Predicted 3D model of a 74-nucleotide RNA (transfer RNA) from a Vulcanimicrobiota bacterium. The RNAcentral record of the sequence draws on ENA. Rfam family: tRNA. Its family is annotated with triplet codon-amino acid adaptor activity in the Gene Ontology.

RNA sequence: GCCGACGUAGCUCAGCUGGCCAGAGCGUCUGAUUUGUAAUCAGAGGGUCGCCGGUUCGAAUCCGGCCGUCGGCU
Numbered sequence: 001g002c003c004g005a006c007g008u009a010g011c012u013c014a015g016c017u018g019g020c021c022a023g024a025g026c027g028u029c030u031g032a033u034u035u036g037u038a039a040u041c042a043g044a045g046g047g048u049c050g051c052c053g054g055u056u057c058g059a060a061u062c063c064g065g066c067c068g069u070c071g072g073c074u
């Protein structure tokens, strides 16, 4: 230098043939339960979906550029 995959909550990931209000598990916080802790149950909070631009009535999803991680080729 070229090619490919990936980038979504603190962590691991789903959603990706455009439209439910962006979700799950774990973790965090609060409450219940317990003499207390753990476990369990209920609830809450947490995201400009890597960045910029484009297409569209509408983009996490499609297109282009860039950045980062990983792998391959030279």
Base pairs, nucleotide, nucleotide: 001073002072003071004070005069006068007067010026011025012024013023019057028044029043030042031041032040050066051065052064053063054062